[in-house]
RNA sequence: AGGCGUCAAAGGUAAACCAUGUGAAAACAUGGGACACAAAGCUUCGGGCCUUAGGUGGGGAAGAUGUGGGGUCAUCCUCACGAUGGCAGCCGGGCUGCCGAA
Numbered sequence: 001a002g003g004c005g006u007c008a009a010a011g012g013u014a015a016a017c018c019a020u021g022u023g024a025a026a027a028c029a030u031g032g033g034a035c036a037c038a039a040a041g042c043u044u045c046g047g048g049c050c051u052u053a054g055g056u057g058g059g060g061a062a063g064a065u066g067u068g069g070g071g072u073c074a075u076c077c078u079c080a081c082g083a084u085g086g087c088a089g090c091c092g093g094g095c096u097g098c099c100g101a102a
Base pairs, nucleotide, nucleotide: 004100005099012037013036017032018031019030020029021028022027035089041095042094043093045092046091047090048087049086050085055081056080057079058078059077060076061075063073064072065071
């Protein structure tokens, strides 16, 4: 130095859950709390997964326009599609880093 990770030491992170906040949601932040983690540090570059607000399309409701029908318009409800929203504690890649038993 590389690889590797020990019934070692010094430290570190913090799942579920709870509280508060942010958010349409997924989720995130802070505090509590520990299931775990040797990169569970950072990074969405590739894959995967989660969500679907805006958007697009379909269906419906009651309106407006109109003598009425058709049509058109905006509102609301609902379904589908859909990241530009997320997950780095899903995997791979990239960058960085503590310790040292064999």

The RNA shown here (c-di-GMP-I riboswitch aptamer) has 102 nucleotides and comes from Tumebacillus sp. It matches the Rfam family "c-di-GMP-I riboswitch aptamer". About the family: GEMM was predicted in a large-scale screen for bacterial structured RNA regulatory elements. Of the family's consensus pairs, 95% are formed in the model.